The RNA shown here (transfer RNA) has 74 nucleotides and comes from a bacterium. Its Rfam family is "tRNA". Gene Ontology term of the family: triplet codon-amino acid adaptor activity. Rfam's curators write: Transfer RNA (tRNA) molecules are approximately 80 nucleotides in length. By type it is a transfer RNA. The prediction has a mean pLDDT of 83.
Parts: sequence; C1' cells; structure tokens
RNA sequence: CGGGGUGUAGCGCAGCCUGGUAGCGCGCAGCGUUCGGGACGCUGAGGUCGGAGGUUCAAGUCCUCUCACCCCGA
Repeated sequence: CGGGGUGUAGCGCAGCCUGGUAGCGCGCAGCGUUCGGGACGCUGAGGUCGGAGGUUCAAGUCCUCUCACCCCGA
C1' cells in the first nucleotide's frame, strides 16, 4: 500500500441479506419467597447501534468517507 472480517446496554451476542417499536443471555436494582442467604419467580433501570456525511416519509440495516482492532497478500 491492496483485499477481507469485526465494532449494537457493564460483559457475551442477535437483528443487516429483505429499511418500518432496538432485542436476548449474564450482570445490576426493587419486590415476592426464606429466620437470613442462595436458588427460583415477577418487575424495572441501563443504548448518541465506533465517528461524519448522503439517500429515504422512515437507516443499526442501503451508499460514500473515516477511526480502532484482527486476518491475508505485496
């Protein structure tokens, strides 16, 4: 320098192909249960979807540029 992959909640990931409410597990908080804890059950909080721009009525999703990390090639 060229090509490819990954980036979404504190952690691990799905959602992307086919644009239409941002979700799952663990964790965290509250409540129930218990003498208390664990386990279990119920409820809840927590997200500028790596960044910027564009297309669109509408973008995590499509397009362009860019950043970080990983792999391959030169």